[in-house]
Annotation
A computed fold for a 1428-nucleotide RNA from Candidatus Aenigmarchaeum subterraneum SCGC AAA011-O16, annotated as small-subunit ribosomal RNA. The RNAcentral record of the sequence draws on SILVA.

RNA sequence: UCCGGUUGAUCCUGCCGGAGAUCACUGCUAUCAGGUUCCGACUAAGCCAUGCGAGGCGUGAGCUAUCUGGGCUCGCCGAACUGCUGAGUAACACGUAGUUAACCUGACCUCAAGUAGGGGAUAAUCUCGGGAAACUGAGGCUAAUACCCUAUAGUUGUGAAAUGCUGGAAUGCGUUCACAGCGAAAUCUACGGAGCUUGAGGAUGGGACUGCGACGUAUCAGGUUGAUGCGAGUGUAAAGUACUCACAUGCCUAUAACGCGUAGGGGUUAUGAGAGUAAAAGCCUCCAGAUGCCUUCUGAGACAUGAAGGCAGGUCCUACGGGACGCAGCAGGCGCGAAACCUUUCCAAUUCGUUAGCGCGUGAGAAGGGGAGCUUGAGUGGUUAUGCAAUGCAUAACCUUUUCUCUUGUCUAAAAAACAAGGGGAAUAAGUGGUGGGCAAGACGGGUGCCAGCCGCCGCGGUAAUACCCGCGCCACGAGUGGUGAUCUCGUUUAUUGGGUCUAAAGAGAGCGUAGCCGGUCUGACAAGUCUCUGGUGAAAUCUGGCAGCUAACUGUCAGGCGUGCUGGAGAUACUAUCAGGCUUGGGAGCGGGAAAGGAUGGAGGUAUUCCACGGGUAGGAGUUAAAUCCUUUAAUCCGUGGAGGACCACCAGUGGCGAAGGCGUCCAUCCGGAACGCGUCCGACGGUGAGGCUCGAAAGCGUGGGGAGCAAAUGGGAUUAGAUACCCCAGUAGUCCACGCUGUAAACGAUGUCCCUUUGGUGUUGCAUUCUCUACGGGAGACUGCAGUGCCGGAGCGUAGGUGUUAAAGGGACCACCUGGGGAGUACGGUCGCAAGACUGAAACUUAAGGGAAUUGGCGGGGGAGCACACAAGGGGUGGAGGCUGCGGUUCAAUUGGAUUCAACGCCGGACACCUUACUCGCGCAGACAGCAGAAUGAAGGUCAGCCUGACGGGUUUACCAGACAAGCUGAGAGGUAUUGCAUGGCCAUCGUCAGCUCGUACCAUGAGGCGUGCCGUUAAGUCGGUUAACGAGCGAGACCCACACCACCAGUUGCAAUCACAAUCCCAGGAGAAAUCCAAAAGAUUGUGAGCACUCUGGUAGGACCGCUGCUGCUAAAGCAGAGGAAGGAGUGGGCGACGGUAGGUCCGUAUGGUCCGAUUGCGCGAGGCUACACGCGGCCUACAAUGGUUAGGACAAUGUGAUGCCACUCCGAAAGGAGGAGCUAAUCACCUAAACCUAGCCCUAGUUCAGAUUGAGGGCUGCAACUCGCCCUCAUGAAGCUGGAAUCCCUAGUAAGCGAACGUCAUAAUCGUUCGCUGAAUACGUCCCUGCUCUUUGCACACACCGCCUGUCAAGCCAUGCGAGUAGAUUUUUGGUGAGGCUUUUCCUCUUAGGAAAGUCGAGCCAAAGAUUUGCGAGUGGGGC
Repeated sequence: UCCGGUUGAUCCUGCCGGAGAUCACUGCUAUCAGGUUCCGACUAAGCCAUGCGAGGCGUGAGCUAUCUGGGCUCGCCGAACUGCUGAGUAACACGUAGUUAACCUGACCUCAAGUAGGGGAUAAUCUCGGGAAACUGAGGCUAAUACCCUAUAGUUGUGAAAUGCUGGAAUGCGUUCACAGCGAAAUCUACGGAGCUUGAGGAUGGGACUGCGACGUAUCAGGUUGAUGCGAGUGUAAAGUACUCACAUGCCUAUAACGCGUAGGGGUUAUGAGAGUAAAAGCCUCCAGAUGCCUUCUGAGACAUGAAGGCAGGUCCUACGGGACGCAGCAGGCGCGAAACCUUUCCAAUUCGUUAGCGCGUGAGAAGGGGAGCUUGAGUGGUUAUGCAAUGCAUAACCUUUUCUCUUGUCUAAAAAACAAGGGGAAUAAGUGGUGGGCAAGACGGGUGCCAGCCGCCGCGGUAAUACCCGCGCCACGAGUGGUGAUCUCGUUUAUUGGGUCUAAAGAGAGCGUAGCCGGUCUGACAAGUCUCUGGUGAAAUCUGGCAGCUAACUGUCAGGCGUGCUGGAGAUACUAUCAGGCUUGGGAGCGGGAAAGGAUGGAGGUAUUCCACGGGUAGGAGUUAAAUCCUUUAAUCCGUGGAGGACCACCAGUGGCGAAGGCGUCCAUCCGGAACGCGUCCGACGGUGAGGCUCGAAAGCGUGGGGAGCAAAUGGGAUUAGAUACCCCAGUAGUCCACGCUGUAAACGAUGUCCCUUUGGUGUUGCAUUCUCUACGGGAGACUGCAGUGCCGGAGCGUAGGUGUUAAAGGGACCACCUGGGGAGUACGGUCGCAAGACUGAAACUUAAGGGAAUUGGCGGGGGAGCACACAAGGGGUGGAGGCUGCGGUUCAAUUGGAUUCAACGCCGGACACCUUACUCGCGCAGACAGCAGAAUGAAGGUCAGCCUGACGGGUUUACCAGACAAGCUGAGAGGUAUUGCAUGGCCAUCGUCAGCUCGUACCAUGAGGCGUGCCGUUAAGUCGGUUAACGAGCGAGACCCACACCACCAGUUGCAAUCACAAUCCCAGGAGAAAUCCAAAAGAUUGUGAGCACUCUGGUAGGACCGCUGCUGCUAAAGCAGAGGAAGGAGUGGGCGACGGUAGGUCCGUAUGGUCCGAUUGCGCGAGGCUACACGCGGCCUACAAUGGUUAGGACAAUGUGAUGCCACUCCGAAAGGAGGAGCUAAUCACCUAAACCUAGCCCUAGUUCAGAUUGAGGGCUGCAACUCGCCCUCAUGAAGCUGGAAUCCCUAGUAAGCGAACGUCAUAAUCGUUCGCUGAAUACGUCCCUGCUCUUUGCACACACCGCCUGUCAAGCCAUGCGAGUAGAUUUUUGGUGAGGCUUUUCCUCUUAGGAAAGUCGAGCCAAAGAUUUGCGAGUGGGGC
């Protein structure tokens, strides 16, 4: 002096926990020494065996003997002290200060006086008895400092007289006289003395009384009959109702009586800065007790701890007749318990008793023993050398000896310890708790795997645990160190110092008012409070400081302080109180004219609803999101007229008014009340608050009696719904209304008690008043100012903040009420009130680490606002139905390897699997670098013919041969692992999302989390831009940028191009020839080739072009938007690439990489076969269709992108085709793939399961490849299934897009209904919006933050725990009454020489018995809620 814990984070409230100190018990551990404190207090004031704990004298006296002053007895003193304990006691018990004019006091001290004369007994002893014992009876002897009588002194009482002293006051003390009562003495001697008696005084010790102080409970509010008082008595040392009799009716109590519970009090002790809080062991002191109670004697003193009597209970002895005992003394035992020693020694010291003294006695005390209380000190080695893994450890040698051990002496009552001297030997000596945070110390190893366990609190543990259990290291303290329980502190969490109550717990619903508390101004008095000085006291110890004992604890001494108090005296008089007298400003009264839904009663009125009657009128009305129940042809609804009845009081009407609050609204009258303003006439502090108390008090509810139109709990019906005891609808009873009573509560709220004072402002509104202005002259309108009310905004200040802010939640004062973690619970019990419902008061056990307030950032909302997206809408085409292909699930299987599971898994892992791939299944085989052990020339490993095993194999095996050095049998350790963990990771990817967002620096705001910037107004595809603003700038994103396409220009020109020219070839063809097949062939045209050529196309490079640049309008003269011109292209030209900060523990360990774990002769490697291709079923994606916008046959036309050397293949031939046989070119702008298809033209089909559709199946061929059975592709013929446009639902698309059509490439030995690209044909619609699905921004609510797939309530089911009620039952304590009654006291009386004794009456009375009541505890079938 703080720290941890509520939250995503923050501030606050608030509690829980940690760190400090102290006490008791306890776990583990323990070398020595000095000092010091304590040890059956906590529970059983339970019970006790045994021993000891109070005796002494004896020259006061008698007797006795064994002659020591030994024993017995009388006598005297003591035994009332000391020691122990704390049950009882809430009280004059204690503390403190007093009083005693109401008292006593042995031994002690001082002073004074005295100690005269007599007498009779008795114990021991002796004799005789009774009894088991304890004990006891009778008779005889004797003494005294024992006892008695007389005297004197003395003392007490009464009366009288005079009067002295002390004092606040005589009832006191004293003097004189008289009478009466009581009535002293003790001796011994050593001759020094020691005693004895009386009186006075002192000292000491006590008794009694009083003020004040000191505990919990009001869920104890009334108590009391000797109770309060007076008189007369009794009793006592003494006052007193302490006791008795008679009389009176008082006395105590909210300042807490009485009751109940608990408790010995104080000095002190613990803690704390203190104030306090807690405690009451030990030491000192007071009190009380001695098994539970009662009583008494003796005595100066007791109602007596080691005295007596009795009752009760316990134990013991007994001859059954009767007796004995009392450890809360010291030891010791049992019991109880978490809990506490030796049945030691001595009177040597200090005390006390006794004594003349010496002495004697003393479990008081001293001393020792045992016991981790406190405190202090020391030690557990040092030096050198060597070695090692080196701040250290080990070994060896040497040194030292506190300590240890041995011997002797001194000390002591006796020992021990200590001290002194000597010998030996590093020897005999370190633990406990912790190591995630708080909180100092491990990101060390192993084990475990929400298990075992840890944890004061938070929290660890679910396979990489710094938190469990071990090991090692480290940290703290150290002969100690931890735990449990308790107290204080921390806690300003009980707040006097020193807190709070709008929202965290907390202002009673409001007022009136009693007690109490507080109180304006002036003067005087007083001096109670207050202050100053001074006296007494407040024990010692304890505490603080100095000094001494070496330090400290502890002890001593000196000083101080403490005890915070009480009390006496002297003074002061400002303030408070009191008394007296004034004052007027607080308060009240009065007067004046105004304002008002203030209250009560009575009367009057108004519209509407409903009902009734009549008239008109006809089929509906009513109701709802939509309906139905319902009303209606017995005439509704609707319209008109008239009437009845009850309730209510529109407009005015206003963050307007009034009232204490609840509350109050048509008009008029009567009665009652309050406030404001103005005047300044009167009173003169009369005031404020207010525990109890009393009154008022919305709605609902209750009682009695009325009333009842409308509305409407309950209830009935209709709907809604999974249900609907609701919301909606149709009806409808209590009630709502009135009168009289009761209830007494509300979010009775401003969640803000009442009163007074002070403290910057602005702006409304209501009432009153002065002044002024206007005026229609009205009771008008307006302005300034003042007072009073009522709102809003806001400054300082305050506040955790929200907020509040002269109407305070600011600064002060007075008084009252209330709060102290959450739950249990405003519950239970008790009490009071109520007719009841219930109200007021109001706990505990138990349980729990939170509960809560305000604000922040997100997320969410079947909240609001703005914007956007093929999100919807407007359209086009699909999926979902069929068959097939493919992927997934499921199932099956030896195996059907594994991953991915909403968007963001499912033609995905480029994943089209015959083998391979391949990870799966079955079978067969192969493999251990390196090290150690065992083996091996007595031949290891290897090779080989043949037979057998086998699918096959010198793979194994049999036999035999070759050959010559290593070795796989064991233990470790490796290679390898598509084994495991994507929740240990890197990298890469997906997705939010190409959404417009995400941040930083500085400044500023906020206690802070955070905010601002990034807001607002416009605008944009955009946090894009502009304007403005406590912000100013900047970064990542957006944009820019890069690529392609579209236009143009320039450069280049082969393998490209072909306008023009030339040549050649081919085709076509007028025409010709020929019987014909066929042949020749001009011009034009076409194709091809070559050469000029580079205009065009194209290719590929460079440059230009587009920027809201221009015009108009809108907008702010902005940013920008709209329209237009020009232009190939217009507002981002189109399409791509590029993916912010981050989230999703998203996916991938089976691409590769990689930590940990595992396998390691298998989970490694190889081979063969099978499987991944299964098939009651479900899902996704796609293909083909269902046909005529079609099919089919024939003919005809137009691309682009790509690819090609184990390849593409022209061309020719064979084949019906797939294909085959030849074979040119091409390492490619050169050759090839390469005839594109939809499309066009013509014919047929004619709406049919068809000339649609093509599944399935049969037959025959072909190709690839070791190999097409499981399980490939292609061709031909045949076969010809489902399917006739697809439920709920759902997907894609905004232009060269959708849709249709084909092509190429990837994979590839074979192979595309897949994927990626390419071109051809080529639409419809978009008014618009946020309804659906989502996204962005903003605002708002939130009890969410794992963030709505959130959180969370109650019942029910299971278990455990405490508790309320409960028929009853068993105790305990206590009160009262009655009976009995040990015993005590008083009076009377009898007897007796007396002490004694008997009887009677009255009274008190322990204990026992019985009854009734009260309080309280245990158990209790069952029952109620509560907690976990």

Annotation
It matches the Rfam family "Archaeal small subunit ribosomal RNA". Rfam links the family to the GO terms structural constituent of ribosome and ribosome. Its mean pLDDT, the model's own confidence on a scale to 100, is 80.